RNA sequence: CUCUCAUCAAGAGCGCGUGAGGGGUACGGCCCUGUGAUCGCGCGGCAACCCCCGGAGCGCUGGGAAGGUGCCAAAUCCGUCUGAAACCCGGCGAUGCUCGGCUUCAGGAAGAUGAGGG
Numbered sequence: 001c002u003c004u005c006a007u008c009a010a011g012a013g014c015g016c017g018u019g020a021g022g023g024g025u026a027c028g029g030c031c032c033u034g035u036g037a038u039c040g041c042g043c044g045g046c047a048a049c050c051c052c053c054g055g056a057g058c059g060c061u062g063g064g065a066a067g068g069u070g071c072c073a074a075a076u077c078c079g080u081c082u083g084a085a086a087c088c089c090g091g092c093g094a095u096g097c098u099c100g101g102c103u104u105c106a107g108g109a110a111g112a113u114g115a116g117g118g
Stems, first nucleotide, its partner, number of pairs: 001118008013043005021032003026080004044072003049068002051064005076110001081107005088101003091097002
């Protein structure tokens, strides 16, 4: 770098140094930030993927947390692509519409993390 699988609305922050941006990129929103962003270090914590001890016999389930990762604002902050639904607003050659916007839901894409493989 790439492939496969699983998960992603829960949970968990202080100190010191640094000193202006940050929430991955683009656009549009929204938000955090000199009452200190970001990054580094220390300590603490959360969780339970790997791991450990059981039960069941299939892919489930109870418990643990020493070790390897991960994580500690907001759903992966939200939207962008596809489909469905209802109200409202708008458009039109109109009693309707293969139309646009708004809202909600489902899925996809992308991404993150873990485990395994190349």